c-di-GMP-I-GGC riboswitch aptamer from a Deltaproteobacteria bacterium, 78 nucleotides, folded computationally.
């Protein structure tokens, strides 16, 4: 550079469950462990959702829907 293996030092944590927070999507700590090679970070484009307004708008989720940027571990091969 390229790959990502039934591999893994070391990392993250689906559903569910406890109490919190928020009208609401959902957050967010613990427990769990379904996964994951960026499941690290960024709402920038899309997609989806939720609130309010009612006419295509405000404001908001979700990076573990898909691009897209930016960094980054272990391993192999060249």
């Nucleotide at each position: 550079u390229u790959u990502g293996a039934u591999a893994a030092a070391g990392c993250c944590a689906a559903a569910c469950c406890a109490a919190c927070c928020g009208u609401a999507a959902g957050g967010a700590u613990g427990g769990g462990g379904c996964g994951g090679a960026a499941a690290g970070c960024c709402g920038u484009g899309g997609a989806u959702c939720u609130u309010u307004a009612u006419u295509u708008a405000a404001a908001g989720a979700u990076a573990g829907c898909c691009g897209g940027g930016c960094u980054g571990c272990c391993a192999a091969a060249g």